[in-house]
RNA sequence: UCCGAAAAAGGCAAAACCGGUGAAAACCGGCGUCGCAAAGCCAUGGGUCUAAAGUCACAUUAGUGACCAUGAUUGCCAGGUUGCCGAAG
Numbered sequence: 001u002c003c004g005a006a007a008a009a010g011g012c013a014a015a016a017c018c019g020g021u022g023a024a025a026a027c028c029g030g031c032g033u034c035g036c037a038a039a040g041c042c043a044u045g046g047g048u049c050u051a052a053a054g055u056c057a058c059a060u061u062a063g064u065g066a067c068c069a070u071g072a073u074u075g076c077c078a079g080g081u082u083g084c085c086g087a088a089g
Stems, first nucleotide, its partner, number of pairs: 002089001003086002011036002017030005034075001040081003044078003047073003054067005
C1' cells in the first nucleotide's frame, strides 16, 4: 500500500411514525436500528425520480394530456477528494 477480522474503540442511520418545508420528487428536526468501512465530502459522467415554470396538442377561458431540469438522489453506479482502527494474507 492493497485488503477488511464472528477484533476493539468510536461513527452514520433505511423503513415506519410525529412535527416542519416544498407543486412534486424529496429535504430538515425528533424517534427508530434495515443496513453501512467511507452510508465522510463534491451533482463531474451515466442512471433513476419529480414536473412548478416553459413548449406543444386537445379543449375553450374550467381544465386535460405529452415533452422538458434549471429541481431531487452520493443509502444506484462510476469518478474526484479527505479520513478512524489493524488480525490474517

Predicted 3D model of an 89-nucleotide RNA (c-di-GMP-I-GGC riboswitch aptamer) from an Anaerolineales bacterium. The prediction has a mean pLDDT of 87.